A computed fold for a 75-nucleotide RNA from a Deferribacteres bacterium, annotated as transfer RNA. The organism belongs to Deferribacteres, within Bacteria.
RNA sequence: GGCCCCUUCGUCUAGUGGUUAGGACUCAGGACUUUCAUUCCUGCAACAGGGGUUCGAAUCCCCUAGGGGUCACCA
Repeated sequence: GGCCCCUUCGUCUAGUGGUUAGGACUCAGGACUUUCAUUCCUGCAACAGGGGUUCGAAUCCCCUAGGGGUCACCA
């Protein structure tokens, strides 16, 4: 340098054009408890950035950034 893959709440993860972007753990508040823990309820919080296609994009396409794989060059 070529080609391919990945990037979603603090962490892990679901999603394959129409969802309020869901779940688990964490965190915050509350219930329960003599207290703590457990358990239960509620809440906060995310689509890497930009552009395009489309009535509609996390999802399809392009560019950029970061990460990974492979091949080649370089000895």
It was read from a public genome assembly. Its Rfam family is "tRNA".